Predicted 3D model of a 358-nucleotide part of an RNA (small-subunit ribosomal RNA, central domain) from a phyllosphere metagenome.
Model confidence (mean pLDDT): 81 of 100.
Rfam family: Bacterial small subunit ribosomal RNA. Gene Ontology terms of the family: ribosome and structural constituent of ribosome.
[in-house]
Context: one part of a larger RNA
RNA sequence: AUAUGCGUAAAGGGUACGUAGGUAGUUUUUCAUGAUUUGCAGAUCAUAUCAUGAUUUGCAAAUCAUAUCCUGAUUUGCAAAUCAGGACUUACUAGAAUCUAAUGGAAGUGGGAAGUACGGCUAGAGUAAGGAUGAAAUCUAUUAAUCCUAGCAUGACUACUAAUGGCGAAGGCAUCUCACUUUGAAUGAUUGACAUUGAUGUACGAAAGUGUGGGAAGUGACCUUGAUUAGAUACCAAGUUAAUCCACACUGUAAACGAUGAAAACUAAGAUUAUGUUUUAUUUAGACCUUAAUUCAUGAUCUGAUGCAAACGCAUUAAGUUUUCCGCAACACUAGUAUAUUCGCAAGGAUGAAAAUG
Numbered sequence: 001a002u003a004u005g006c007g008u009a010a011a012g013g014g015u016a017c018g019u020a021g022g023u024a025g026u027u028u029u030u031c032a033u034g035a036u037u038u039g040c041a042g043a044u045c046a047u048a049u050c051a052u053g054a055u056u057u058g059c060a061a062a063u064c065a066u067a068u069c070c071u072g073a074u075u076u077g078c079a080a081a082u083c084a085g086g087a088c089u090u091a092c093u094a095g096a097a098u099c100u101a102a103u104g105g106a107a108g109u110g111g112g113a114a115g116u117a118c119g120g121c122u123a124g125a126g127u128a129a130g131g132a133u134g135a136a137a138u139c140u141a142u143u144a145a146u147c148c149u150a151g152c153a154u155g156a157c158u159a160c161u162a163a164u165g166g167c168g169a170a171g172g173c174a175u176c177u178c179a180c181u182u183u184g185a186a187u188g189a190u191u192g193a194c195a196u197u198g199a200u201g202u203a204c205g206a207a208a209g210u211g212u213g214g215g216a217a218g219u220g221a222c223c224u225u226g227a228u229u230a231g232a233u234a235c236c237a238a239g240u241u242a243a244u245c246c247a248c249a250c251u252g253u254a255a256a257c258g259a260u261g262a263a264a265a266c267u268a269a270g271a272u273u274a275u276g277u278u279u280u281a282u283u284u285a286g287a288c289c290u291u292a293a294u295u296c297a298u299g300a301u302c303u304g305a306u307g308c309a310a311a312c313g314c315a316u317u318a319a320g321u322u323u324u325c326c327g328c329a330a331c332a333c334u335a336g337u338a339u340a341u342u343c344g345c346a347a348g349g350a351u352g353a354a355a356a357u358g
Stems, first nucleotide, its partner, number of pairs: 004329003007312002012326001014204004021197003025092002030087002033084014051066005095194001096191004103184002107181007114158002120152005129140002166173002209250006218244002223239004261325006269303008279293003307314002331358002340351004
């Protein structure tokens, strides 16, 4: 570079933003360029016939050289026509963006308030067990426990509602309330291709872990006991340190999964649901609201024809039919190892082989 591929067999980057680069709407003018076809002219090469000469020969035939012409091929130049994409230019609105009354959401950041429960402390009342388990023991308790009542302080969490529900780029996000920021769909107007993808790069990125300082109720790696057992470095039980929580930094990985990259167009139907919207009915003196049905759009979910697929299955949210760009795979193990470079406080991360074996 070419060809085949990436849901489950090797293979989609954890996610987004965005530089270079690639690709890219309709229309007008001009310029240069490229490709194809045709025509004219020139050059070169090959070839049939004829002529002259030479060689060979007894003759013919054959061979070589020169010249003219015919046909064909290749190639150069000029002209014309058609097609293609590019630059400049004229406008347009179907892509995209901005503004917009009303409107949706556990989207994010910060502040304030609340709630039940667990454990702790104080006081009262009261007396002998409580707790745990398959059964027990360790354990707690006459320095008065467990249980009951009242009060105080602290920490973490947010039952029911709750759903195959909603939002967010992903990670992820749920008590109530205030402020700020961001965002979806839809209506109308405006700008007028401003778009799409995206190496290098930047930012975000569960849990665990690291550094400094707080906080510490419950849970609870490590650790210590009690059981179980042939043993039990486990499952069960009683304790308990880091951790879990907060602030500021670091780490940069996960079955980071829809195991399915982003964007655009096209391709049967049917059912459910969320938000907004159209229309009608209900209701009303007339409207709003409510309830029911219904139109359209954007999301979420389930069946299913064509088609695709090794099959499972996917099927307008495609794994169907097409276009553009990026990433990745190359029999298995060795191995995500060694080496080197680089990031990190460290733990470790990123890039990433070969020999050998089958």